[in-house]
RNA sequence: UACCGAAAAGGGCAAACGCCACCGAAAGGGGCGGGCGCAAAGCCACGGGUCUAAAGCCUUGCGGGCCAGGACAGCCGGGUUGCCGGG
Numbered sequence: 001u002a003c004c005g006a007a008a009a010g011g012g013c014a015a016a017c018g019c020c021a022c023c024g025a026a027a028g029g030g031g032c033g034g035g036c037g038c039a040a041a042g043c044c045a046c047g048g049g050u051c052u053a054a055a056g057c058c059u060u061g062c063g064g065g066c067c068a069g070g071a072c073a074g075c076c077g078g079g080u081u082g083c084c085g086g087g
Stems, first nucleotide, its partner, number of pairs: 003086003012038002017033004022029002036074001042080003046077003049072003056066004
C1' cells in the first nucleotide's frame, strides 16, 4: 500500500414494525425498543434518480398546476476517511 473478504478475534451500524406531551408544512429526521440486513449501512447532495412542495409563481375564486433553496448516503455512480485479516 493497489487489490481481495474464505476463515478468525474484538467490536460497530441498524430495515420493517411498535411506542413518544420530540423537530418539521410535508417528505423526512430525532429518542427508546426491535433486527432485515450491511466491510464502509462512516462522512460529503458533486452527477443521475426518487420523495415532498412551505415560500414563490400561474390560475378570477373553490380547487388545481409548476417549482428545491427541503429530504433520501440502506437507489446508482463519484469523492473522502477508516477497523481486522489475506496478499